[in-house]
Order: sequence, then C1' cells, then structure tokens
RNA sequence: GCCACCUUAGCUCAGUUGGUAGAGCAUCGCUUUCGUAAAGCGAGGGUCCCCGGUUCAAGCCCGGGAGGUGGCU
Repeated sequence: GCCACCUUAGCUCAGUUGGUAGAGCAUCGCUUUCGUAAAGCGAGGGUCCCCGGUUCAAGCCCGGGAGGUGGCU
C1' cells in the first nucleotide's frame, strides 16, 4: 500500500425484508431471612463510532472518514 470483517446500554452480544432499540450479566430498589448469600419482582441506564446522502421514515441502504481484528504484498 491492497482486500475482507467488525464498531448498538458499564461488559458480552442480538436486532430478519427500512416502520416507536432489546436480551444476559452488572448496578440500584423491593420481597424473603435474625442477618448475609441465593432466589423472585421491579427500576434506571443509548447522539446505534463520526460526517453527509437516499427515503414519508435509516441501527439497517449509499458515499466519505476514524478506530479495531485478520489476510496479502
């Protein structure tokens, strides 16, 4: 230098054919217990890496950029 893939909650990751963003773990509260752990119930937490385009509507499609992983040279 070239090619492919990845970037979504604190972490690990889903998100189908474009139509109001989710799970598990973690955190916080409550129940239970003499108390803790475990278990059960509930809550909070998001500029979907950035900029632009297409569209009535973009996490998803298109272009450019940044970061990461792997391969080639």
Transfer RNA from a Patescibacteria group bacterium, 73 nucleotides, folded computationally. It was read from a public genome assembly. Lineage of the source: Bacteria > Bacteria candidate phyla. It matches the Rfam family "tRNA". By type it is a transfer RNA.